[in-house]
Model confidence (mean pLDDT): 83 of 100. Predicted 3D model of a 92-nucleotide RNA (c-di-GMP-I riboswitch aptamer) from an Actinomycetota bacterium. Lineage of the source: Bacteria > Bacillati > Actinomycetota. It was read from a public genome assembly, where an Rfam model found it.
RNA sequence: CUCUUGAAGAGGCAAACCCGCCGGAAGGCGGGGACGCAACGCCACGGGGCCCACCUCGUCAACGACGACGAAAGGCCAGCCGGGCUGCCUGG
Repeated sequence: CUCUUGAAGAGGCAAACCCGCCGGAAGGCGGGGACGCAACGCCACGGGGCCCACCUCGUCAACGACGACGAAAGGCCAGCCGGGCUGCCUGG
């Protein structure tokens, strides 16, 4: 420097669930808790999934307003896959 090496040691993170807070929601943060993780560290760039209150557009309904559905916009997920960046130990 590089690699689909992950047998060992040291250490690390933490799913579900519970509690508190934030959010309209998806979800996030903190505490408890461990299913798992060698990138389960970081980044929404591509695909995918989820939400969608308000605003905008369309259809329907209504005709005073409220409403229903869909789309767009927007948001979220890095523990769905790919990609990018960074990185501990050990081995080749």